[in-house]
RNA sequence: GGGGAGGUCGCCUAGCGGCCAAUGGCACGGGACUGUAAAUCCCGCGGCGAAAGCCUACGCUGGUUCGAAUCCAGCCCUCCCCA
Numbered sequence: 001g002g003g004g005a006g007g008u009c010g011c012c013u014a015g016c017g018g019c020c021a022a023u024g025g026c027a028c029g030g031g032a033c034u035g036u037a038a039a040u041c042c043c044g045c046g047g048c049g050a051a052a053g054c055c056u057a058c059g060c061u062g063g064u065u066c067g068a069a070u071c072c073a074g075c076c077c078u079c080c081c082c083a
Base pairs, nucleotide, nucleotide: 001082002081003080004079005078006077007076010026011025012024018066028044029043030042031041032040046055047054048053059075060074061073062072063071
């Protein structure tokens, strides 16, 4: 340099243009159980809020669209193959 795959919540991972604050696991917080701990089980786990709801978010910047994590373009980064 050419071809291909990818970047999503603290970590790993799923994710059809609308049903997405986003699946599952781990970690973490609270609780149950236990003499204690581990294991197991329940609840929580972006922010605000009593709730309804609102806001912000899927590498970055733009674009398409009524609507984008999802489609398009350009960058940045990672991995694989070829040279």